[in-house]
The RNA shown here (transfer RNA) has 72 nucleotides and comes from a Candidatus Staskawiczbacteria bacterium. Rfam family: tRNA. Lineage of the source: Bacteria > Bacteria candidate phyla > Candidatus Staskawicziibacteriota. The RNAcentral record of the sequence draws on ENA.
RNA sequence: GCUCUCAUAGUUCAAUGGAUAGAGCGCAACCCUGCGAAGGUUGAAAUGCAGGUUCAACUCCUGCUGAGAGCA
Numbered sequence: 001g002c003u004c005u006c007a008u009a010g011u012u013c014a015a016u017g018g019a020u021a022g023a024g025c026g027c028a029a030c031c032c033u034g035c036g037a038a039g040g041u042u043g044a045a046a047u048g049c050a051g052g053u054u055c056a057a058c059u060c061c062u063g064c065u066g067a068g069a070g071c072a
Base pairs, nucleotide, nucleotide: 001071002070003069004068005067006066007065010025011024012023013022018055027043028042029041030040031039048064049063050062051061052060
C1' cells in the first nucleotide's frame, strides 16, 4: 500500500429492515441473616462519529475514527 472482518450497558455476548434494543456476570436499593456470603424482588445502565437509502435502520450504502486478520 491492497483486501477482508469487527465496533451494542462497567464487562462478555444476542437482536430476519418493523418488539418498550434483550441476556449472563457485575453495580445500587430492599427482603432474608445476629453480621456477612448464598438466595429472592426491584432498579440504573448501551447501538463508535458524520451523512445517505427507506414509510421505518443496531441491521443496507458512503466517508471518517479505532481494533484485528490476510497478502505484498